[in-house]
RNA sequence: GACGCUACCGCGGGAGAGUCCGCCGGGCCCCUGUCACGGCCCGCCGGCGCCGAAGGAGCAACCACCCCGGAAACUCUCAGGCCUCAGGACCGCGGCAGCAGA
Numbered sequence: 001g002a003c004g005c006u007a008c009c010g011c012g013g014g015a016g017a018g019u020c021c022g023c024c025g026g027g028c029c030c031c032u033g034u035c036a037c038g039g040c041c042c043g044c045c046g047g048c049g050c051c052g053a054a055g056g057a058g059c060a061a062c063c064a065c066c067c068c069g070g071a072a073a074c075u076c077u078c079a080g081g082c083c084u085c086a087g088g089a090c091c092g093c094g095g096c097a098g099c100a101g102a
Stems, first nucleotide, its partner, number of pairs: 004099003008095006018048001020047003024043006049082003055078001056076003062070002
């Protein structure tokens, strides 16, 4: 000590599918006031429908092969998710460490 690979950190980009139904609880509105009824919002649980790009599982081209192996954005939907926000495989740039090494 170029190019490269891997992990992590920062920044930027980053898809899909329910503002469904029921029950219960809370808050607000309604009310002169309390309760009830009703309306709206949030949350738990349950039901039905749906999505695939955390994670997980399956098939497999292919890679490697002495042994042990690796392997998709395909498939499944266990998990997760279905207004926005968030999350998000993956991608780009920068930083840092390791590996390898012209």
Glycine riboswitch aptamer from a Rhodospirillales bacterium, 102 nucleotides, folded computationally. It matches the Rfam family "Glycine riboswitch aptamer". From the family's description: This family represents the bacterial glycine riboswitch. The RNAcentral record of the sequence draws on Ribocentre.